Molecule: transfer RNA
Organism: Candidatus Curtissbacteria bacterium RIFCSPHIGHO2_01_FULL_41_11
């Protein structure tokens, strides 16, 4: 400099064009003399940025970012 490859709740990760999900972590409550564990239930996401195509983009196409791998 070239080429791939990742980016989605606090973390680990599903989601191949039609309402964003689980696991885990907090936090309520129940239970307990407590605590833990168990059970119930509640909250948090502009889906890396910005444009395009589409009635409709996390998903599809460009550019740029941030890491990560390979050539040279």
């Nucleotide at each position: 400099g070239c080429c791939g490859g990742u980016g989605u709740g606090g973390c680990u990760c599903a989601g191949u064009g039609g309402u964003a999900g689980a696991g885990c972590a907090a936090c309520u409550g129940u239970u307990u003399c407590g605590u833990a564990a168990a059970c119930a239930g509640u909250g948090g996401g502009u889906c890396g940025u910005g444009a395009g195509u589409u009635c409709g983009a996390u998903u599809c196409u460009c550019a740029c970012c941030a890491c990560c791998g390979g050539c040279u």